[in-house]
RNA sequence: CACGACAAAGGCAAACCCAUCGAAAGGUGGGGACGCAAAGUCACCGGCCUAACGGCCCGGGUCAUCCCGGCCCACGGUAGCGGGACCGCCGAAC
Numbered sequence: 001c002a003c004g005a006c007a008a009a010g011g012c013a014a015a016c017c018c019a020u021c022g023a024a025a026g027g028u029g030g031g032g033a034c035g036c037a038a039a040g041u042c043a044c045c046g047g048c049c050u051a052a053c054g055g056c057c058c059g060g061g062u063c064a065u066c067c068c069g070g071c072c073c074a075c076g077g078u079a080g081c082g083g084g085a086c087c088g089c090c091g092a093a094c
Stems, first nucleotide, its partner, number of pairs: 003091002011036002016031006034080001040086003044083003047078003054072002057070005
């Protein structure tokens, strides 16, 4: 390295509400606790979410290079989806 209890000391905080940032997914702060032994940190791999920018594949409108709808797409997210990396509290454990 490993293991995790009706232990102890402490920690984090889902949904929801408020504020704020964002096109969105979602983030941050406050309240709040469903849960968590790494629910500490990191998007490296896979998954999932979103689709602004872009593609110009499909349909419609149009004189149209334009517009509307659909589809695809991450360089955007998710570490509380899994794997991996790094670091760490306690002790029935070693």